[in-house]
Molecule: Guanidine-I riboswitch aptamer
Organism: marine metagenome
RNA sequence: AGAAACCUAGGGUUCCGGUUCCGUCAGGGAUGACUGGUCCGAGAGGUUUCGGUCGGUUCUGCCGACUGCACGGAGGGACAAAAGCCCGGGAGAC
Numbered sequence: 001a002g003a004a005a006c007c008u009a010g011g012g013u014u015c016c017g018g019u020u021c022c023g024u025c026a027g028g029g030a031u032g033a034c035u036g037g038u039c040c041g042a043g044a045g046g047u048u049u050c051g052g053u054c055g056g057u058u059c060u061g062c063c064g065a066c067u068g069c070a071c072g073g074a075g076g077g078a079c080a081a082a083a084g085c086c087c088g089g090g091a092g093a094c
Base pairs, nucleotide, nucleotide: 002050003049004048005047006046007045010040011039015037016036017034018031019030020029021028022027051067052066053065054064055063056062057061069089071092075087076086077085
């Protein structure tokens, strides 16, 4: 032993849709114990790009290789809300 974007596992319920109730037919209430669209989303998931290191080179650049490992609460925090989000590769364990 870095960063970002996109995505996924996962997550809930602002909005949309679904379901249901009411209705003066404009609409309103309830419901996530609704597969969903929007949305949130991984240190220990994926991909890409950038970065880094080393080597090469015809050198303000370009090409190639490498970029490891990773058990883990309780509690708290944000947004409408929750979470594998954030505190946090934290406490602790080995």